[in-house]
RNA sequence: UAUCCAUGGGGCGAUGGUGUCCGCCCCGGUAACCGCCCUUGCGGGGCUGAUGACGCCUACAAAAUA
Numbered sequence: 001u002a003u004c005c006a007u008g009g010g011g012c013g014a015u016g017g018u019g020u021c022c023g024c025c026c027c028g029g030u031a032a033c034c035g036c037c038c039u040u041g042c043g044g045g046g047c048u049g050a051u052g053a054c055g056c057c058u059a060c061a062a063a064a065u066a
Base pairs, nucleotide, nucleotide: 008027009026010025011024012023013022016057017056018055019054020053021052035047036046037045038044039043
């Protein structure tokens, strides 16, 4: 100096908050991450979802009942 393992910490996982779990990036620069479809690129058009997964809360939308 590099790599590997373990532990601790921080950050990230297409729209908010939080708990648990999972994955990824990092320890000076940086990285993880920043949705999908059509179109030759740009441009333009169309579509799903407040989750990475599950639970709760909030916002939005639809239907029904009181």

This is a predicted structure of a 66-nucleotide RNA (Fluoride riboswitch aptamer (crcB RNA motif)) from Dinghuibacter silviterrae. The model forms 100% of the base pairs in the Rfam consensus. The coordinates come from a structure-prediction model, not an experiment, and the mean pLDDT is 75.